Large-subunit ribosomal RNA, domain IV from a Pyrinomonadaceae bacterium, 345 nucleotides, folded computationally. The coordinates come from a structure-prediction model, not an experiment, and the mean pLDDT is 88. Rfam family: Bacterial large subunit ribosomal RNA.
Context: one part of a larger RNA
RNA sequence: UGCUCGUGAAGGAACUCUGCAAAUUAACUCCGUAACUUCGGGAAAAGGAGUGCCCCUGAGGGUGUCAAAGCCCACGGGGGUCGCAGUUAAAAGGGUCUAGCGACUGUUUACUAAAAACACAGGACUCUGCGAACUCGUAAGAGGAUGUAUAGAGUCUGACGCCUGCCCGGUGUCGGUAAGUUAAGGAAGAGGGUUAUCCGGGUAACCGGAGAAGCUCGCAACCGAAGCUCCGAUAAACGGCGGCCGUAACUAUGACGGUCCUAAGGUAGCGAAGUUCCUUGUCGGGUAAGUUCCGACCUGCAUGAAUGGCGUAACGACUGGACCACUGUCUCCACGAGCUACUCG
Numbered sequence: 001u002g003c004u005c006g007u008g009a010a011g012g013a014a015c016u017c018u019g020c021a022a023a024u025u026a027a028c029u030c031c032g033u034a035a036c037u038u039c040g041g042g043a044a045a046a047g048g049a050g051u052g053c054c055c056c057u058g059a060g061g062g063u064g065u066c067a068a069a070g071c072c073c074a075c076g077g078g079g080g081u082c083g084c085a086g087u088u089a090a091a092a093g094g095g096u097c098u099a100g101c102g103a104c105u106g107u108u109u110a111c112u113a114a115a116a117a118c119a120c121a122g123g124a125c126u127c128u129g130c131g132a133a134c135u136c137g138u139a140a141g142a143g144g145a146u147g148u149a150u151a152g153a154g155u156c157u158g159a160c161g162c163c164u165g166c167c168c169g170g171u172g173u174c175g176g177u178a179a180g181u182u183a184a185g186g187a188a189g190a191g192g193g194u195u196a197u198c199c200g201g202g203u204a205a206c207c208g209g210a211g212a213a214g215c216u217c218g219c220a221a222c223c224g225a226a227g228c229u230c231c232g233a234u235a236a237a238c239g240g241c242g243g244c245c246g247u248a249a250c251u252a253u254g255a256c257g258g259u260c261c262u263a264a265g266g267u268a269g270c271g272a273a274g275u276u277c278c279u280u281g282u283c284g285g286g287u288a289a290g291u292u293c294c295g296a297c298c299u300g301c302a303u304g305a306a307u308g309g310c311g312u313a314a315c316g317a318c319u320g321g322a323c324c325a326c327u328g329u330c331u332c333c334a335c336g337a338g339c340u341a342c343u344c345g
Base pairs, nucleotide, nucleotide: 002339003338004337005336006335007334008333010331011330014329019326027051028050029049030048031047036041038159052081053080054079055078056077057076058075060073061072062071063070082086094324095323096322097321098320099319100318101316102315106118107117122157123156124155125154126153127152128151134143135142136141160311161310162309163308165241166240167239170238171237172234173233174232175231176230179229180228181227185223186222189219191217192216193215194214197210198209199208200207201206242260243259244258245257246256269303270300281297282296283295284294285293
C1' cells in the first nucleotide's frame, strides 16, 4: 500500500445514475392496529409496554399412587434485590405513502439479462364422427387413446370486474358454380419424310417426276377435372378505421351546414402515457429550489378495444417518486485489529 473487519465528535443522504454499500430493526408475551378489499385479506400493518435473580403465595395440567409424596410443564398474585444495561453473548423483519407493469405460486438466457419476457387458471375461434383430425415413419406400423365432441388437435388472448364499436374493398378461409379460361389423355383432319409401283432418260449403275399401304415426324378442330376468373359468407381470420370550407347577438369555440374521397372513416374508454416529436407543453401538488414524480387539461407528431381496452384487492430479489428511522454514502477524514505488501535479520 492493498484486502477483510471494528469504532467515531458535530451534522445526517449534503454522497451518488440510484441510500449502491453500511447502519437501523430483530426473539417471546401483552396492548394496539388505517385506507382499501375479491370479506379470505391488508397485518408481525403502523405504534407501544414487559423480560434477570431471590422469597412468599394461588390455582391448573401431566406422571406417579389405594391415596400421596416426589418429579415435570405452562399460567397468575404479592414482596425484595443487583447492574449503565436482564431475549445482557450468538442467532432472529427497518418501516410508511404513492404510481407503472404483470393478476397470483411458478419458468427462463448452464458461463454478462430473472424481467414488464414465458407459463398459468379462465375466455374465444377453427378443425376432428373415429381406421378421427393432427404428429412420426418410404411402408408396415405407432402416438392421439385402451380416449369418442363435457373428447382430442391447432391458433390467439391471459385471474377477477365492466366491456369488446364500425369496415368483407384487398389478402386468407369456407360455401356455390351458369358462363369464360385450363393439363395429361383421347381424337376427326391436313401436312412432311421414306418407297412397293408407274412414267421419262440412260447399255447399265443410276438420274428426274408422280406415288398406294406400312413405318415415321411434328401440327391439330373437337371432348377433357380441380384450380383461376366469377357469385356469396366470414374480422376473438391477416388487417383497416379520412380531408377541405363555412356557421351562434363581444370575442372565442362550433351543437349545425356544404363538399370531395372511402370497404368503412376510431365508438366506449384511456391519454405529454413504458406510446408526445415540438417539450423541461400548460395548470395544480410536493421542495427553499423538482428536465424526475403525482393529479388534471387534450393541441393523441404517431392511443384504443382478445395484435384485447379500462379498472382492480392480494402478490413481486421487477421499475419510477416521496417520507420517517438510521447511519463514515458524504462534509472530511481519523484511529485501531488481523492478513498481505514492504524494510531489516